[in-house]
The RNA shown here (transfer RNA) has 84 nucleotides and comes from a Clostridia bacterium.
The sequence was found in a public genome assembly.
Its mean pLDDT, the model's own confidence on a scale to 100, is 83.
The source organism's lineage runs through Bacteria, Bacillati, Bacillota and Clostridia.
């Protein structure tokens, strides 16, 4: 140079066939227990704006298909891996 792969919250990783994005776990706040810790056990945790109700955004970037995309197309960038 060429070919296959992968990219999703802090963070591991889901998400069937194009139709609630963020399940579950870790970490992080809060709380029960405890004399106080550990361990457990309950709640909540994607981001911005708001007292809240809620609104807007949000799947590596930028496009395009489509009533509708993490998911399909094109182009790009990071990394892996394989050919030369």
């Nucleotide at each position: 140079g060429c070919c296959g792969g992968u990219g999703u919250g802090a963070u591991g990783g889901a998400a069937u066939c194009g139709g609630c994005a963020g399940a579950c776990g870790u970490g992080c706040c809060g709380g029960a227990c405890u004399c106080a810790a550990a361990a457990u056990c309950c709640g909540g945790u994607c981001c911005u704006g708001g007292c809240a109700a809620c609104a807007g955004g949000g799947u590596g970037c930028g496009g395009g298909u489509u009533c509708g995309a993490c998911c399909c197309c094109c182009g790009c960038c990071a990394c892996c891996g394989g050919c030369a």